Predicted 3D model of a 266-nucleotide RNA (Bacterial large signal recognition particle RNA) from a bacterium.
The coordinates come from a structure-prediction model, not an experiment, and the mean pLDDT is 78.
The sequence was found by an Rfam model in a public genome assembly.
[in-house]
RNA sequence: GCGUGCCGGGCGGGGAGUUAGCGGUUCCCUGAAUCCGAAAGCCGCUUGAUGCGGAGCCGACCGUCGGGGAGAGGAUAGCGUCACUCGGAACCGCCAGGUCCGAGCGCGUUGACUGUCGAGCCCUGCAGAUCAGAGUGCUUCGAACCCCGUCAGGCCCGGGAGGGAGCAGCGGUAAGGAGUUACUGUGAUGUUGCAGGGGGUCUUGGCCCGAGCGCAAGGACAUGGUAUGGAGCGAAGUGCUCGCUGUUCGACCCCCGGCUGCACGC
Numbered sequence: 001g002c003g004u005g006c007c008g009g010g011c012g013g014g015g016a017g018u019u020a021g022c023g024g025u026u027c028c029c030u031g032a033a034u035c036c037g038a039a040a041g042c043c044g045c046u047u048g049a050u051g052c053g054g055a056g057c058c059g060a061c062c063g064u065c066g067g068g069g070a071g072a073g074g075a076u077a078g079c080g081u082c083a084c085u086c087g088g089a090a091c092c093g094c095c096a097g098g099u100c101c102g103a104g105c106g107c108g109u110u111g112a113c114u115g116u117c118g119a120g121c122c123c124u125g126c127a128g129a130u131c132a133g134a135g136u137g138c139u140u141c142g143a144a145c146c147c148c149g150u151c152a153g154g155c156c157c158g159g160g161a162g163g164g165a166g167c168a169g170c171g172g173u174a175a176g177g178a179g180u181u182a183c184u185g186u187g188a189u190g191u192u193g194c195a196g197g198g199g200g201u202c203u204u205g206g207c208c209c210g211a212g213c214g215c216a217a218g219g220a221c222a223u224g225g226u227a228u229g230g231a232g233c234g235a236a237g238u239g240c241u242c243g244c245u246g247u248u249c250g251a252c253c254c255c256c257g258g259c260u261g262c263a264c265g266c
Stems, first nucleotide, its partner, number of pairs: 001266006009058003012030005020046005034055004063259007073249008082239004086234002091230002093226004098221004104215004115207006122197006129189004134184003137180005147172004155164003
């Protein structure tokens, strides 16, 4: 150095999640990834934890260890961004009522505003009027019979004298109807009168005075409201929005170095 048979070892790794912790089953990343079986209030373990049970393959190499580079992806913190929530009336806008200015229009020496004296309007009370309806009274109508009086005729009782019931008619009445210039009380109305009161908003008359008065497009100002009008604001909150930076774990890959056994035979 070659060959045969063995032993170690290998046949994936990583992040999240879970767990006291480690590995697996779960999700994700990576990618060359032996097959079968069970595994989430689960399976196997204990820092020497990097699975368990069974089968198969490779076997000192396509193995393994250390250092460095680059780095998919994940976790986390800060800042920013985006979305939503919350807050706030400082800004623009809108709304509400207010104050001031006010183009213009109208009234006014046939007398504005103010002042004063009245009237109306408004409220209360009283009286009266009209209307409506109620009760009482009055007038009138008003019962085939089962209301009253009188009851022709006819009927009944009686030997007779006489007696009885009673329809129609006539007269009257009840319930009820109608009317009413009567009486009592109620309500409504305003063309009434009297008395008292109220305000200066409105209408109107007299008097004094003698030149203003009213309406109003629009504008200015301050106040209040509006965060579901707009743009924005916040040492506020939330987040499978996105980005940057830091920290951290880190697959695949690249570079350097170390280790790579035992037995037998040639």
Record summary:
Rfam family: Bacterial large signal recognition particle RNA. The literature on the family includes a 2002 paper in Nucleic Acids Res by Regalia et al., "Prediction of signal recognition particle RNA genes". Its Rfam clan is "SRP clan".